[in-house]
RNA sequence: GGAGGGGAACGAGCGGCCGCGCCUGAACCAUGCGGUCUUCUUCGUGGGAUCGCGGUUCGGUGAGGAAAGUCCGGACACCGAAGGGCAGGACGCCGGGUAACGCCCGGGCGCCGCGAGGCGAUGGAAAGUGCAACAGAAAACAUACCGCCCCCCGGUUCCGCCCGGAGCAAGUCUUGAGGCUUGCCCCGGGCGGAGUCGAGGGGUAAGGGUGAAAAGGCGAGGUAAGAGCUCACCGCGGCUCCCGCAAGGGUGCCGGCAGUGUAAACCCCGUCCGGUGCAAGGCCAAGCAUCAGCCGCCUGAGGGCUGCCCGCCCGAGGCUGAGGGUAGGCCGCAAGGAGGUGCGCGGCGACGCGCAUCCAAGAUAGAUGGCCGCAUAAACAGAAUCCGGCUUAUGGUCCCCUCCGGUA
RNA sequence: CGGGCUGUAGCGCAGGGGCUAGCGCGCUUGGUUCGGGACCAAGAUGUCGGAGGUUCAAAUCCUCUCAGCCCGA
Numbered sequence: 001g002g003a004g005g006g007g008a009a010c011g012a013g014c015g016g017c018c019g020c021g022c023c024u025g026a027a028c029c030a031u032g033c034g035g036u037c038u039u040c041u042u043c044g045u046g047g048g049a050u051c052g053c054g055g056u057u058c059g060g061u062g063a064g065g066a067a068a069g070u071c072c073g074g075a076c077a078c079c080g081a082a083g084g085g086c087a088g089g090a091c092g093c094c095g096g097g098u099a100a101c102g103c104c105c106g107g108g109c110g111c112c113g114c115g116a117g118g119c120g121a122u123g124g125a126a127a128g129u130g131c132a133a134c135a136g137a138a139a140a141c142a143u144a145c146c147g148c149c150c151c152c153c154g155g156u157u158c159c160g161c162c163c164g165g166a167g168c169a170a171g172u173c174u175u176g177a178g179g180c181u182u183g184c185c186c187c188g189g190g191c192g193g194a195g196u197c198g199a200g201g202g203g204u205a206a207g208g209g210u211g212a213a214a215a216g217g218c219g220a221g222g223u224a225a226g227a228g229c230u231c232a233c234c235g236c237g238g239c240u241c242c243c244g245c246a247a248g249g250g251u252g253c254c255g256g257c258a259g260u261g262u263a264a265a266c267c268c269c270g271u272c273c274g275g276u277g278c279a280a281g282g283c284c285a286a287g288c289a290u291c292a293g294c295c296g297c298c299u300g301a302g303g304g305c306u307g308c309c310c311g312c313c314c315g316a317g318g319c320u321g322a323g324g325g326u327a328g329g330c331c332g333c334a335a336g337g338a339g340g341u342g343c344g345c346g347g348c349g350a351c352g353c354g355c356a357u358c359c360a361a362g363a364u365a366g367a368u369g370g371c372c373g374c375a376u377a378a379a380c381a382g383a384a385u386c387c388g389g390c391u392u393a394u395g396g397u398c399c400c401c402u403c404c405g406g407u408a
Numbered sequence: 409c410g411g412g413c414u415g416u417a418g419c420g421c422a423g424g425g426g427c428u429a430g431c432g433c434g435c436u437u438g439g440u441u442c443g444g445g446a447c448c449a450a451g452a453u454g455u456c457g458g459a460g461g462u463u464c465a466a467a468u469c470c471u472c473u474c475a476g477c478c479c480g481a
Base pairs, nucleotide, nucleotide: 001404002403003402004401005400006399007398008397010395013374014373015372016371017370018369020062021061022060023059025058026057027056028055029054032053033052034051035050036049037048038047039046064380068391069390071389072388073387074386075385076277077276078275079274083310084309085308086307088273089272090271091270092269093107094106095105096104097103108122109120110119111118112117123268124267128266129265130262131261132260145208146207147204148203149202150201151200153198154197155196156195157194158193159192160191161190162189163188164187165186167184168183169182170181171180172179173178216234217233219231220230221229235257236255237254238253239252241250242249243248281331282330283329284328290322291321292320293319294318295317302314303313304312337359339358340357341356342355343354344353345352346351409480410479411478412477413476414475415474418433419432420431421430426464435451436450437449438448439447457473458472459471460470461469
């Protein structure tokens, strides 16, 4: 210098001017309207007490690390206090953290990367079922296409031996015809061996080829050829011992290999889950007009009740359609809490305990903003019941580490 | 704010692990006709919304994400 990996904090600050929401803040102005309570020789436009509502100025305070997606977990609230069963859903190595979790921490194992490191829905496929296209001989009780090897039969070629026949040459016997011996060559037959081709029977799974995947891998021995057939090493399974809380790891011994993959296919095992979500839910105020049809009134309609069933309870009204009314306010809801920061202690860590200290967004068509300057000030993006996570989007900054190259 | 559904060719829809993803309408070319329609023959057309994962293999299964639609006082 280049290429990467991991982590942390921040998401702006200051000044000027203008604007918006909120307030157990302060001052001033206005003294009016409404509600509730009480009182009277007088009952009203009477008196008193109390609460709420207004305006101006000043002061205080005012979005996020993700407020987002709504993907998980809780708080809270209501519903039959939710008992049992079925169905359904989620999760899934081990140990720990936590209110809880599908989150986090530490460890194991597997995979990826030269490495720093990263990724993993990571229980069970020797419980059962399903699926495995195409290609290939064969795809899940294995099989045998090519190839290799053995046996047997037949054809053919070559070689050797034997038998028969014809010819030639030499030697020899004979007066001669001719005979005999040896050698060479040709033809036919038989036997044996080797090669090759074809049919049949058998052995084999080393090699070839197909595929994502073909009954451990590799080397040596062995064999007719081969094969865990035998042996060494590696892998796999079982057992003993040691280490570890455990997942698991290591040593040694034994077994010649048990039959592939898929559970983000059904499924099995284990753990957890009652349902609905602030449009939960509570209170106040305002307003309306009925009509038609159907079912039922203890022989039970219907409802509580939630995907279904059992079981329990209530029960005289209920359902549908047409038509009509409302479109407001208060609480829940924010001085808050599984809250932040600092220090100490325990723990490898997530986190826990103790002390001190700090903290007022709260709208309801929805406030939290705009312009200028210091400088270039950027990105993603805007609370709506609240909190803990995850995921996704995004700007620059800092720290640590790895690999490669160069220089000294 | 909460709950649910969908995304496949220009349009409307099938396909829910396996060869080169189909159907109808539409489109293109040719034929037929004097010409047009209808008809006949042939043909083209797809990042299966996007990214990642599981698997030998993904439009299909899982996770994240984007867009659209519906419902709830």
This is a predicted complex of two RNAs, RNase P RNA and transfer RNA, with 481 nucleotides together. Its mean pLDDT, the model's own confidence on a scale to 100, is 75. Rfam match: Bacterial RNase P class A. Its family is annotated with dimeric ribonuclease P complex, ribonuclease P activity and tRNA processing in the Gene Ontology. Rfam classes the family as a ribozyme.